Transfer RNA from a marine sediment metagenome, 73 nucleotides, folded computationally. Rfam family: tRNA. The family's RNA type in Rfam is transfer RNA.
RNA sequence: UACAGGGUAGAACAGGGGUUAGUUCGCCAGCCUCAUGAGCUGGAGGUCGGAGGUUCAAAUCCUCCCCCUGUAA
Repeated sequence: UACAGGGUAGAACAGGGGUUAGUUCGCCAGCCUCAUGAGCUGGAGGUCGGAGGUUCAAAUCCUCCCCCUGUAA
């Protein structure tokens, strides 16, 4: 420098135009227990890497930029 894949909650990941943005773990509260844990119930936590564009509507499509991984030189 070119190409490919990726960036979504504290962590790991789904979601690839409209549905409340979701799952597991973690965190908080309650129940249970002598008690921690386990188990059960509920809750908080996201401007979807940044900017612009297309569209009635963008996490999703297009352009540029930033970051991570890999390949080639």
Record summary: The sequence is in RNAcentral, with records from ENA. The coordinates come from a structure-prediction model, not an experiment, and the mean pLDDT is 83.